Molecule: transfer RNA
Organism: Synergistaceae bacterium
RNA sequence: GCGAGGGUGGCGGAAUUGGCAGACGCGCCAGACUUAGGAUCUGGUACUUUCGGGUGUAGGGGUUCAAGUCCCCUCCUUCGCA
Numbered sequence: 001g002c003g004a005g006g007g008u009g010g011c012g013g014a015a016u017u018g019g020c021a022g023a024c025g026c027g028c029c030a031g032a033c034u035u036a037g038g039a040u041c042u043g044g045u046a047c048u049u050u051c052g053g054g055u056g057u058a059g060g061g062g063u064u065c066a067a068g069u070c071c072c073c074u075c076c077u078u079c080g081c082a
Base pairs, nucleotide, nucleotide: 001081002080003079004078005077006076007075010026011025012024019065027045028044029043030042031041032040046055047054048053058074059073060072061071062070
């Protein structure tokens, strides 16, 4: 240089045909249980807010009523070829 795959909460990883973004697991926080801890169970865990909402899937643009998903450009990364 050419070709193919990947980038989503703190981490792993879903979202199958474009239709509620973050299922599920781990971690963390609070509570219950316990003499205490562990285990177990329950709830919570992006940013902002005038609490009504708004923003958020590597970055930018486009298509669409609607985009993590489709198209274009860029960045990062893995593999193959040279």